[in-house]
RNA sequence: UUUAACCUUCGGGGCGUGGUGAGGGAUCCCUGGAUCCUAAUUCCCGACCGGCGGUGAUCUCGAAAGAGGAGCCCGCGAGCCCACAAAGGGCAGGAGUCCGGUGAGAAUCCGGCGCCGACAGUACAGUCUGGAUGAGAGAAGGUGUGG
Numbered sequence: 001u002u003u004a005a006c007c008u009u010c011g012g013g014g015c016g017u018g019g020u021g022a023g024g025g026a027u028c029c030c031u032g033g034a035u036c037c038u039a040a041u042u043c044c045c046g047a048c049c050g051g052c053g054g055u056g057a058u059c060u061c062g063a064a065a066g067a068g069g070a071g072c073c074c075g076c077g078a079g080c081c082c083a084c085a086a087a088g089g090g091c092a093g094g095a096g097u098c099c100g101g102u103g104a105g106a107a108u109c110c111g112g113c114g115c116c117g118a119c120a121g122u123a124c125a126g127u128c129u130g131g132a133u134g135a136g137a138g139a140a141g142g143u144g145u146g147g
Stems, first nucleotide, its partner, number of pairs: 001146001005143006015046002018044002023038007047127002049117002051076004059068003071115002079091004096113001098112004119130003
């Protein structure tokens, strides 16, 4: 310097003292009501959050080495199904080429507006609980193979 294989460690953030009241309970009148209590992080309102790799305006920072830079541009990630000896295959996993600015040039910068978020549970869930002290896209370090 390059590269099979292996090992170790690491590897996700976020709700309210608001409104409503399905449901449940109590009491009263009696067949259908009244009143009260309770009741959603799921509804409404408002708030908040943004995994990993790539690309990264001929950009930014830096003397250089180097570092930084996208939820909605590309790819992946937990789950489910088929196969099941294994390799493997399929489905889901969202969403902006919006408006304006700067500029020679912007899906990534600045401002604005908008939008998205697996599965199971439950009053319909990105934020609660659960599978999960799991798995994981991957990251770092080490051992080591070849030259």
Predicted 3D model of a 147-nucleotide RNA (FMN riboswitch aptamer (RFN element)) from a Bacillota bacterium. It was read from a public genome assembly, where an Rfam model found it. The source organism's lineage runs through Bacteria, Bacillati and Bacillota. Rfam family: FMN riboswitch aptamer (RFN element). From the family's description: The RFN element is a highly conserved domain that is found frequently in the 5'-untranslated regions of prokaryotic mRNAs that encode for flavin mononucleotide (FMN) biosynthesis and transport proteins. Of the family's consensus pairs, 100% are formed in the model. Its mean pLDDT, the model's own confidence on a scale to 100, is 82.